[in-house]
RNA sequence: UGAAUAUUGGGGCCGAAUCCCCGAACGGCGUCACCGUCGGUCGGGGAGCGGGGGACCCACCAACUUGGGGUGAAUGCGAAUCGUCCGCUCCCAGAGUCGAUGAAUCGCACGGCGCGCUCCCUUGCGCCGAACCCGUCAGCUAACCCCGUAGGCGUCCGAGGGAGAUUGC
Numbered sequence: 001u002g003a004a005u006a007u008u009g010g011g012g013c014c015g016a017a018u019c020c021c022c023g024a025a026c027g028g029c030g031u032c033a034c035c036g037u038c039g040g041u042c043g044g045g046g047a048g049c050g051g052g053g054g055a056c057c058c059a060c061c062a063a064c065u066u067g068g069g070g071u072g073a074a075u076g077c078g079a080a081u082c083g084u085c086c087g088c089u090c091c092c093a094g095a096g097u098c099g100a101u102g103a104a105u106c107g108c109a110c111g112g113c114g115c116g117c118u119c120c121c122u123u124g125c126g127c128c129g130a131a132c133c134c135g136u137c138a139g140c141u142a143a144c145c146c147c148g149u150a151g152g153c154g155u156c157c158g159a160g161g162g163a164g165a166u167u168g169c
Stems, first nucleotide, its partner, number of pairs: 012153003018047007026039005048149006058139001067137001068134004075109005081103005087097004110129006117164007
């Protein structure tokens, strides 16, 4: 000096997943002690944010196993490759072909995210298109009722126009 790993802090990203109050035990600091204070954890409550159910009216004229539905951006289509299974053909070494299925890949359309003050528009670059839940049941839906408030990540970060915010001079 550089790289990797771990921890802590700052500053950020996806996401509704943040903030406040009370209590309990635990740990640190101060105290002779009482107790005070700080921290996260657990429990309870509230605010905010997010989601579901739920009338008239409207919508659907059907629904009822090809079940249906919900959260979420996480959907649709096509091509070829490989493996497996079945049939057929050639043929005794196996190959070709139709269909089904699984895996990964590519392309188009569409949806979502990031590029450090915020929002809108344009554009460039780089990514994602999962997973889970309800349990035969749910259109919209005022009142009303119910549920969640997690988890996971990053390293020097494109530009133009417009409207603002904050700070400095």
Background:
The prediction has a mean pLDDT of 76. A computed fold for a 169-nucleotide RNA from a Chloroflexota bacterium, annotated as c-di-AMP riboswitch aptamer (ydaO/yuaA leader). The model forms 92% of the base pairs in the Rfam consensus.